A computed fold for a 72-nucleotide RNA from Lachancea lanzarotensis, annotated as transfer RNA. RNAcentral holds the sequence, with entries from ENA, GtRNAdb and Rfam. Taxonomically the source falls in Lachancea (Eukaryota, Fungi, Ascomycota, Saccharomycetaceae).

[in-house]
This record gives sequence, structure tokens and C1' cells, in this order.
RNA sequence: UCCGCGAUAGUUUAGUGGCUAGAAUUCGGGCUUGUCGCGCCCGGGACCGGGGUUCAAUUCCCCGUCGCGGAG
Repeated sequence: UCCGCGAUAGUUUAGUGGCUAGAAUUCGGGCUUGUCGCGCCCGGGACCGGGGUUCAAUUCCCCGUCGCGGAG
């Protein structure tokens, strides 16, 4: 320099045009316990940045940034 893949809660991830963006974990509260822990219940928290297409974009296209892999 070129090619491919990827970027979603603090972390690990599901979703692939119309969802209340789902789960696990974490965090906060409650129940339970003599206390802690375990367990159960409730709640908070996310679509990498910019542009385009579309009635509608997390999803499709382009550019950029970062990460992983490959070629030279």
C1' cells in the first nucleotide's frame, strides 16, 4: 500500500429495513438470612463518526476512525 471481516449497555453478545433494540453479566433498590454470600423480584444503562438511498436505516451504499486476519 492492497484485500476481507468486524464495531450495539461498563463487559460478552442477539437482532439485519417498520422492535418498547432482546439476553447474560455488572450497577442500584427490595425480599430472604442473626450477618455476608447464594437465591428470587424490580429498576438504570447501548446501535463508532459523517454523508447518501428510502415514507422509514442499528440494518442497504459511500467516506473516515479503530480492531482482527491475509497478500506484498

Overview:
Its Rfam family is "tRNA".